[in-house]
RNA sequence: GGUGUCGUAGCUCAGUAGGUAAGAGCGCCGGACUGUCGAUCCGGAGGUCGCGGGUUCGAGCCCCGUCGACGCCG
Numbered sequence: 001g002g003u004g005u006c007g008u009a010g011c012u013c014a015g016u017a018g019g020u021a022a023g024a025g026c027g028c029c030g031g032a033c034u035g036u037c038g039a040u041c042c043g044g045a046g047g048u049c050g051c052g053g054g055u056u057c058g059a060g061c062c063c064c065g066u067c068g069a070c071g072c073c074g
Stems, first nucleotide, its partner, number of pairs: 001073007010026004019057001028044005050066005
């Protein structure tokens, strides 16, 4: 330098023939329970989906550019 995959909540990930309001588990906060903690149960907060554009009535999902991680080729 070329090429492929990945980049979604603090962490690990799901969501791919584009469509109602972005999710799960763990973690975090509050409550119930408990002599306390833990476990269990109930409730809650938290992400404009790496970044910037484009296409579309509508994009996490398509296209372009760019940054980062990993692999392959030179």

Background
Predicted 3D model of a 74-nucleotide RNA (transfer RNA) from Plantactinospora soyae. Rfam family: tRNA. Rfam's curators write: Transfer RNA (tRNA) molecules are approximately 80 nucleotides in length. Rfam classes the family as a transfer RNA.